Annotation:
This is a predicted structure of a 71-nucleotide RNA (transfer RNA) from an Elusimicrobiota bacterium. The coordinates come from a structure-prediction model, not an experiment, and the mean pLDDT is 80. Taxonomically the source falls in Elusimicrobiota (Bacteria, Pseudomonadati).
RNA sequence: GCGGCCGUAGCUCAAUGGUAGAGCGCCAGGUUGUGGACCUGGACACGCGGGUUCGAUCCCCGUCGGUCGCC
Numbered sequence: 001g002c003g004g005c006c007g008u009a010g011c012u013c014a015a016u017g018g019u020a021g022a023g024c025g026c027c028a029g030g031u032u033g034u035g036g037a038c039c040u041g042g043a044c045a046c047g048c049g050g051g052u053u054c055g056a057u058c059c060c061c062g063u064c065g066g067u068c069g070c071c
Stems, first nucleotide, its partner, number of pairs: 001070007010024004018054001026042005047063005
């Protein structure tokens, strides 16, 4: 330098154009002699900039970062 793949919550991952979810974690309450476990509730995210579309996490272009391969 070229190509592929990945980028979504604190972490690990879903979501093939129509209200962004789960597990673990975190916070509050319940329960408990205390803690854990359990139950209920809550907060938190689509890497960035454009484009297409009535509507974009999803499609297109660029860019940044990571990863793998080639040279």

Source information: It matches the Rfam family "tRNA". The family's RNA type in Rfam is transfer RNA. For this family Rfam cites "The tertiary structure of tRNA and the development of the genetic code" (Hou, Trends Biochem Sci, 1993).